This is a predicted structure of a 476-nucleotide part of an RNA (small-subunit ribosomal RNA, 3' major domain) from a metagenome.

Context: one part of a larger RNA
């Protein structure tokens, strides 16, 4: 001086405790270890398994098997023909081989060629490698941890390695702030500044809105500039004000106005390090391997396998419900390769046909739990939908391995889940639906958007993790 200590003191953190819901039991989905397999590609294992991959039928695609290739799919340069492209035939699973017909482009030059672009052959120089090593590395990323630390110049001290400042009172979400003080001062973090939300004012109406007026009851129409809203500028909160309590401090606890109140909600923003922590397959890039193969093409399989184990997740196990009728209310997206109304067909997935619509104009799209009626009466059931078997639809050369979705049938485990173990403090849990990237196609993932809308915190002993100050040592 750091690290540990089943030493002590303080302090905080959905850690505990108090509640709510799960997970762990079914059944599928999905990922991993396994185990199979020609191959089941490779990474990733606390902080890995709905992880890279915002989407594997071909391709992707790295992997097996089997048929091609060898200046090569790509890129300079060097040397020889040729216009290029495209069409036709044979063989082949393709890839690729061999064979025919046609056909002479563009620029400058002015008819001798020269160029740029493209193709076939030829040489080697070199290309290529999702081959090693992430313990050579760079960029970029988890992690403690949004935790409050982590330093440095000058002074002082100490032989010194080091201390002091950063430690003590107090305070705070904070090394935040205040008094103190051999220390004065600064730096990176916090704090703010940035985004979005909540109020309100001013400008500014179209495609949005409608207080008036008509009215075919549709903002449709005249009109308006109020009012919802849209978006650009500003304004608003500062412990400013009062009371009390504090050391006349900082700052605490209460209250008024206010839309909000003490950091107002949320997001972004991640100090000095750690862990040789992850990535050499996003990209760069040393070195080493490889060059008729570990390059590089092309078919067909595989990454979808299946005694099993662990993670993650949808559905459920039902009367706070299931089934049918009728009815009400969002947001925030997407759209010309689209998005597609109205209408016709079909039980339905769709299919037909196209109005509008590069969108505040039109369409996707009817939100759905609610809300009113009716019905089923506690059964493995009108519960639950797994399984499967017909018969279709759509995407797309192609749906057998191995795709969604529909509709007859068919109706499995499940009667609230051991030991343990997760999330969550408020518009959150929980629940209900809605959109969006990625895709031809395909979503219970992931990301975003709104609808309903709750308990419960008494406290900090104990369990995790973590600050700080002390102390001890068979630790460096």
């Nucleotide at each position: 001086u750091g690290a540990c200590g089943g030493g002590g003191g303080c302090c905080c953190g959905c850690a505990u405790a108090a509640g709510c819901g799960g997970u762990g039991g079914a059944g599928c989905a999905u990922g991993u270890g396994g185990u199979u397999u020609a191959a089941u590609u490779c990474g990733a294992u606390c902080a890995a398994u709905g992880c890279g991959a915002a989407g594997a039928a071909c391709c992707u695609u790295a992997c097996c098997u089997g048929g091609a290739u060898u200046u090569g799919a790509c890129a300079u340069c060097c040397c020889g023909g040729g216009a290029c492209c495209g069409c036709c035939c044979u063989u082949g699973a393709a890839a690729g081989a061999g064979g025919g017909a046609a056909a002479u482009g563009c620029c400058c030059u002015u008819u001798g060629g020269g160029g740029a672009g493209c193709c076939c052959g030829g040489u080697g120089a070199u290309a290529g490698g999702u081959g090693c090593u992430g313990u050579a590395u760079g960029g970029c990323u988890g992690u403690c941890g949004u935790c409050a630390g982590c330093u440095c110049g000058c002074g002082u001290u100490g032989u010194g390695a080091g201390a002091u400042g950063u430690u003590g009172g107090g305070u705070u979400a904070a090394g935040u702030c205040c008094c103190g003080c051999a220390a004065c001062g600064a730096g990176c973090g916090u704090a703010a500044c940035c985004c979005u939300u909540a109020u309100c004012u001013u400008u500014a109406g179209u495609u949005a809105c409608c207080a008036u007026u008509a009215u075919u009851u549709g903002g449709u129409u005249g009109g308006g500039g109020a009012u919802u809203u849209u978006a650009a500028a500003g304004a608003u909160a500062c412990u400013g004000c009062c009371c009390c309590g504090g050391u006349u401090a900082a700052c605490g606890g209460g209250g008024a106005g206010g839309a909000a109140g003490g950091u107002g909600g949320g997001g972004a923003u991640g100090a000095c390090g750690u862990c040789a922590a992850g990535u050499c397959c996003u990209c760069a890039u040393g070195g080493c391997c490889u060059u008729u193969a570990u390059g590089u093409c092309c078919a067909g399989g595989g990454c979808u396998a299946c005694a099993c184990a662990c993670g993650u997740g949808c559905u459920a196990c039902a009367a706070u419900g299931g089934a049918c009728u009728g009815u009400a209310u969002a947001a925030a997206g997407g759209g010309u390769c689209g998005c597609a109304a109205u209408c016709c067909c079909g039980u339905g997935a769709g299919g037909g046909g196209g109005a509008g619509u590069u969108a505040a104009u039109c369409c996707c799209a009817u939100a759905a739990a609610g809300c009113a009626g009716u019905u089923c009466c506690u059964a493995g059931u009108u519960u639950g939908g797994a399984u499967u078997g017909g018969a279709g639809u759509c995407u797309g050369u192609a749906a057998u391995u191995u795709g969604a979705c529909u509709u007859c049938a068919u109706g499995a485990a499940g009667u609230u889940g051991g030991a343990a173990u997760c999330g969550u403090u408020a518009g959150u849990a929980a629940u209900c639906g809605u959109g969006g990237a990625u895709u031809a196609g395909u979503a219970u993932g992931c990301c975003a958007c709104g609808g309903u809308g709750a308990a419960u915190a008494u406290g900090u002993u104990c369990c995790c993790g973590g600050g700080c100050c002390u102390u001890g040592u068979a630790u460096a």
RNAcentral holds the full RNA, with entries from SILVA.